This is a predicted structure of a 72-nucleotide RNA (c-di-GMP-I riboswitch aptamer) from a marine sediment metagenome. Model confidence (mean pLDDT): 83 of 100. It matches the Rfam family "c-di-GMP-I riboswitch aptamer". Rfam's curators write: GEMM was predicted in a large-scale screen for bacterial structured RNA regulatory elements.
[in-house]
RNA sequence: GACAAAGGCAAACUAUUCGAAAGAAUAGGGCGCAAAGCCACAGGCCUUUUAAAUGGCAGCUGGGUUACCGAA
Numbered sequence: 001g002a003c004a005a006a007g008g009c010a011a012a013c014u015a016u017u018c019g020a021a022a023g024a025a026u027a028g029g030g031c032g033c034a035a036a037g038c039c040a041c042a043g044g045c046c047u048u049u050u051a052a053a054u055g056g057c058a059g060c061u062g063g064g065u066u067a068c069c070g071a072a
Stems, first nucleotide, its partner, number of pairs: 001069001008033002013028006031059001037065003041062003044057003
């Protein structure tokens, strides 16, 4: 990537657990996603802090890297 098909992920919210917090894990859930697979490398954001991250966010942007299906 085709108003095609197969298959996939899973926001808010709820429950439980972990954490100082941000946030994370599992189950339910389904707003959305063509890399919403993976990596904090650059910028950005969040938490904590006198100030910072050495804590987080890959579902903010860029970059790197790997990959399923498939017509014209």